[in-house]
RNA sequence: CAAACGGAGAGUUUGAUCCUGGCUCAGGAUGAACGCUGGCGGCGUGCCUAACACAUGCAAGUCGAACGGUGGUUGCAAGAUCACAGUGGCGCACGGGUGAGUAACACGUAGCUAACCUGCCCUGAAGUGGGGGAUAACGUCCCGAAAGGGAUGCUAAUACCGCAUGGGUUCGUCACCGGCAGGGGGUGACGAGGAAAGGCGCAAGUCGCUUCAGGAGGGGGCUGCGGCCCAUCAGGUAGUUGGUGGGGUAAGAGCCUACCAAGCCGACGACGGGUAGGGGGCCUGAGAGGGUGAACCCCCACACUGGGACUGAGAGACGGCCCAGACUCCUACGGGAGGCAGCAGUGAGGGAUAUUGGUCAAUGGGCGAAAGCCUGAACCAGCGACGCCGCGUGGGUGAUGAAGGUCUUCGGAUCGUAAAGCCCUUUUCUGUGGGACGAGACAGGACGGUACCACAGGAAGAAGUCUCGGCUAACUACGUGCCAGCAGCCGCGGUAAAACGUAGGAGACAAGCGUUAUCCGGAGUUACUGGGCGUAAAGGGCGUGCAGGCGGUCGGGUAAGUCUGUUGUGAAAGCGCCUGGCUUAACCGGGCGAGGCCGACAGAGACUGCCGGACUGGAGGGCGACAGAGGGGUGUGGAAUUCCGGGUGUAGUGGUGAAAUGCGUAGAGAUCCGGAGGAACACCAGCGGCGAAGGCGGCACUCUGGGUCGCACCUGACGCUGAGACGCGACAGCACGGGGAGCGAACGGGAUUAGAAACCCCGGUAGUCCGUGCCGUAAACGAUGCCAGCUAGCCGUUCGGCUCCCGAGAGGGAGCGGGGUGGCGCAGGCAACCCGAUAAGCUGGCCGCCUGGGGAGUACGGUCGCAAGGCUAAAACUCAAAGGAAUUGACGGGGGCCCGCACAAGCAGCGGAGCGUGUGGUUUAAUUCGAGGCUACACGAAGAACCUUACCUGGGUUUGACAUCACGGUGGUAGCGAAGCGAAAGCGGAGCGACCUUCGGGAGCCGUGACAGGUGCUGCAUGGCUGUCGUCAGCUCGUGUCGUGAGAUGUUCGGUUAAGUCCGCAAACGAGCGCAACCCCUGCUGCCAGUUACAGGUAUCUGGCGGGACUGCCCGUGAGAAACGGGAGGAAGGUGGGGAUGACGUCAAGUCAGCAUGGCCUUGAUAUCCAGGGCGACACACACGCUACAAUGGCUGGCACAAUGGGUUGCGAAGCCGCGAGGCGGAGCCAAUCCCGAAAGCCAGUCGUAGUUCGGAUUGCAGGCUGCAACCCGCCUGCAUGAAGCCGGAGUUGCUAGUAACCGCGCGUCAGCGAUAGUGCGGUGAAUACGUUCCCGGGCCUUGUACACACCGCCCGUCACGUCAUGGGAGCUGGUCACGCCUGAAGUCGGGGCGGCAACCGGAAGGGGCCAACCGCCGAGGGCAGGGCCGGUGACUGGGACGAAGUCGUAACAAGGUAGCUGUACCGGAAGGUGCGGCUGGAUCACCUCCUUU
Repeated sequence: CAAACGGAGAGUUUGAUCCUGGCUCAGGAUGAACGCUGGCGGCGUGCCUAACACAUGCAAGUCGAACGGUGGUUGCAAGAUCACAGUGGCGCACGGGUGAGUAACACGUAGCUAACCUGCCCUGAAGUGGGGGAUAACGUCCCGAAAGGGAUGCUAAUACCGCAUGGGUUCGUCACCGGCAGGGGGUGACGAGGAAAGGCGCAAGUCGCUUCAGGAGGGGGCUGCGGCCCAUCAGGUAGUUGGUGGGGUAAGAGCCUACCAAGCCGACGACGGGUAGGGGGCCUGAGAGGGUGAACCCCCACACUGGGACUGAGAGACGGCCCAGACUCCUACGGGAGGCAGCAGUGAGGGAUAUUGGUCAAUGGGCGAAAGCCUGAACCAGCGACGCCGCGUGGGUGAUGAAGGUCUUCGGAUCGUAAAGCCCUUUUCUGUGGGACGAGACAGGACGGUACCACAGGAAGAAGUCUCGGCUAACUACGUGCCAGCAGCCGCGGUAAAACGUAGGAGACAAGCGUUAUCCGGAGUUACUGGGCGUAAAGGGCGUGCAGGCGGUCGGGUAAGUCUGUUGUGAAAGCGCCUGGCUUAACCGGGCGAGGCCGACAGAGACUGCCGGACUGGAGGGCGACAGAGGGGUGUGGAAUUCCGGGUGUAGUGGUGAAAUGCGUAGAGAUCCGGAGGAACACCAGCGGCGAAGGCGGCACUCUGGGUCGCACCUGACGCUGAGACGCGACAGCACGGGGAGCGAACGGGAUUAGAAACCCCGGUAGUCCGUGCCGUAAACGAUGCCAGCUAGCCGUUCGGCUCCCGAGAGGGAGCGGGGUGGCGCAGGCAACCCGAUAAGCUGGCCGCCUGGGGAGUACGGUCGCAAGGCUAAAACUCAAAGGAAUUGACGGGGGCCCGCACAAGCAGCGGAGCGUGUGGUUUAAUUCGAGGCUACACGAAGAACCUUACCUGGGUUUGACAUCACGGUGGUAGCGAAGCGAAAGCGGAGCGACCUUCGGGAGCCGUGACAGGUGCUGCAUGGCUGUCGUCAGCUCGUGUCGUGAGAUGUUCGGUUAAGUCCGCAAACGAGCGCAACCCCUGCUGCCAGUUACAGGUAUCUGGCGGGACUGCCCGUGAGAAACGGGAGGAAGGUGGGGAUGACGUCAAGUCAGCAUGGCCUUGAUAUCCAGGGCGACACACACGCUACAAUGGCUGGCACAAUGGGUUGCGAAGCCGCGAGGCGGAGCCAAUCCCGAAAGCCAGUCGUAGUUCGGAUUGCAGGCUGCAACCCGCCUGCAUGAAGCCGGAGUUGCUAGUAACCGCGCGUCAGCGAUAGUGCGGUGAAUACGUUCCCGGGCCUUGUACACACCGCCCGUCACGUCAUGGGAGCUGGUCACGCCUGAAGUCGGGGCGGCAACCGGAAGGGGCCAACCGCCGAGGGCAGGGCCGGUGACUGGGACGAAGUCGUAACAAGGUAGCUGUACCGGAAGGUGCGGCUGGAUCACCUCCUUU
């Protein structure tokens, strides 16, 4: 330089944020299974579970050219030929299956074998002579059900046995050569041992046979290294480790045996337990790694279970043998037979896995000279979308965007060029015809009439599955209503669900699609690559120190590590690249490459290691000096408490929030004197000192550890860390013995309280103290391991040293350099807080520890302890979080500052009475509905007798009481309407009787259909409007800046204000909504205009337009500010008074019944009409009021003064009538013109404290008014009646000036009125505010927080109930393992051989040899007994987890109301309380120290 390869995240803790951290998802994969679906082909693949049991068939035979026979065919025979049981040979140890066992030299890799074997095959050398005796078959007899067996007789061989020959073979002895770490190697000499088989062929010859040597291939043995989990397995071992002798094997070896020695293995993990065939590979991954070991290949192991040997070249033998056991089968009960983890198949198990197929055609194997035979190896076919790959289900055109479906705002949108229609094609399919390669000379093909080819036919036969809230691609409708259901995580569903179900549509993939299971990935979430430990999980309580790890400077050597080169090997398949063959691909072939911490050889010498030499800087020592509550021991001192004795003295004392228990007239407390005893050491004393930590405090003496400074004299890396180990280790606690003043768990008593097992008080035992010995824990904390190096400064303090200055000196000051201990701070680090040379910065070394929360620092096991308990330390189950820091709020029985009729000060009330009204409750046929703390309750109601009216009862109507449209009808039509029935509505219809018109008709009416209607539901679907915080002073934005971020800044701060009002400062600068002002009323005034007062003028007055007030002026304070205090002037001052005006928002606040409105519901009724009733009920309760309880008053008489408003179906004068309400009357007034008696007050009189001349409820009678109508149910008048009530408990309301209080007047609604309500108007007209501690509400700043639905929050424990998993448990039961003892099959070995026996010797007897019985060792199994480990189960019992609304309390979070937490001890229903010691991870106030700034 080029090329190739190459790493993606998301959801979920919060109100929000950053971090930590777990859970979950998207990807790939599978020998799969399940659901739905399914056209074709190719290539693969298919019991993962019961190494569970197996019916049936097949899977290993072959050779007649080894042998004797037997049988068939043919032949007259000889013979030929075919087949066969047996003898014999070779094979059966291969091929095929399975994965039980095995943690091992089993496997992999690299080596060794001088310690070994090897049939068939190949090569070479030599030989093949001569004999012998048997025995199956067969015959005869016998036993047995069978399987089988016995006796006897005959016979062959390439069966068996001697003899001969024989080397370079084997053995022995000897010599020599070479080599090895060490014996088996080689050469030679002598001696000894040891072979053979024949068949076929006319023959040649060929196939065999024997011995030896070599080869090839195969195997045995040994070794290094590599690859699972548990240390809650830490010690293991008796043939164990070694030696000697012997045995044994093909071969080394304790492989076996006897004896001797006492070794051997182990934290680099022995032994034990669990799990598991190993590898090539396969899946995943960027890689490192993780997971896995189906199919194919290699190795191992196994063949019903266990043991054993035989044969053989080879076996401890899958389709051989023997024995034992379990199981199955046959049986004549005597006895026998069997082993599919070969191919198919059956049952069983299981979520689940195929045909009792074809062929030896090919490839390969066995036998044979060969033909050939055998071959469930193999090749094929069958079944299964089980996987991978390929193909198809059609292509083009086609807009009235058809019908239909779905949605709809009713316009339309969408399915959708999709369909139909028209044109075209034929892969596949169907039919017909042809038809292979695979067969390397002829013939011979299971597959197969298959692949393939041609022709014909016809779009014809061929699409589903999952999903559509976010992650994640795809949305609507209906149904459902926390139901039914969904769900991978977060989470959906309680009446509008894109999340459930269905439909339409859409998305994804496609002959498949989903689901489940499992693995890797994402997960840097075990971190080698590549993490962490102050507060998130995580530093050991501290030290000493063995092993281990790590190691200063300079030479030299070496070459283990390291690096380089060469080389061997890393099988094939697989993988990568290239290339080729099936139409392509999958699949298959060829070539090249990659692949190991592997081996060998050579080289290099920096670094590490090792060996040796040197050095002084690390470390240590020496000398000199110093500080100190460092530790142990022995003495000793004073103050104080308590107790005892005595004196004085008298009634209390003590204690608390307040009390009481307690003590005291038997003399306390107080006070004085004397004495006793124990414990602790005031002041000094200090974020001072010392120690490793725990910890250490009067003084003296004594013993003793460590540290620092100075000098640079010595040693010469002697160092750092430190698993185990060992020691130390506050307090509490334990044991024994002392001691005991004070204090003080437990305990007793008194209080508090709902209770009080507490907090407070009075007592008080252990204990606290000493000695000796245990315990070994803690918030043992800097929540920060130890050591070393490096990286700005500044200020304190403590202990040494040096220099300089001042001083006579004592002493003081400054600087430099070191040790310790604090504060601030740069760089840097950190999630932030913060750390910052005493690091939490930058590096190195070593140790300890963490891996989501709960369960749990618990159980079990082990170990330590006298005990309490400590150390070590899980799992099931369960949750979708648990956490850290910081942010904004909210809150606090936290703090600071400041407001408000918030308190206080005051005035009048409410709460008591009677009545009015509203509400609850109750009642009722109905008592319509709503409103519900403040912010519902004289509220919607500013007017319920009918109406209103929504409710109830009853009676009617059904296109409707009301609107629109369509169609049809209608001419005496629409409309009016008598009689009659009826409570009315309604029914009924005699009779009367219209309008417009362009002459078509319209309007009206009737009928039908659409539809109307609903005060029916949802204010949790809404609009609008309103209440409240609150007329509070706040709420925000843009830009900039700060912070990773939420967010902060601005808006804080110092002043000031009614005010975020203004000023100043300030990383802010500005701005918006609020505040204020602008608007209205009112107070002063000018001008203009005006009429109704009263004739003019004028003006009170009315209207309009102006002026006036702005801290403008003066003084003071203040910061030279804003502003505040005072003053002048003025009608008025510092917003003059009042009103209107209500920021961002909060309360799912209120209202579907004012109106509007989505959705739902209703339609002969939930609509509508009518009559009557109800909304007015009444044992009660509350709220808002009225009137009172009287003399500041009541009553009677007289006199006086308003304003706002209203008035024509209205206000209504004068006059007259009536006691009066009222009536008659009608002037005047559409109103500054007319109408609508103001009252309290004032002046007199009376009443005299009385339930009254107070009070007026209640009731009776008589009237008036309105109205269709006053019975239920109106108001008013007169007469009579005359109730409660004598000032109101706890508590509570309003008001700060023309206000409260008192007094009357008007108005709205309205026929009338239940108005004492509401809203206005004027009249009379106060008191008080020291002040902000407290109550309530609010604003700003700050602090804590575990709250965020925000303190009406959160939350702890017992108890009760349900479910689940688990520990203990008298035991019961199962599995597994080894040991001890007894017994002991088969069988090898040893003994034995007197019994048996053909070969050899011998004439024979007999011998040799072989065999058996029998004996012994070992020995599978069985039995007896105890034990280890692991399960199951168990009355009862312990805690634990989880479970919308159970019980008791209130422990914790705000100072959580006693700060909390903690180790320990005691106590208590429970959280918990208390004692002792410790921690800050405690708020608040004050003080102290230090720092920063000036």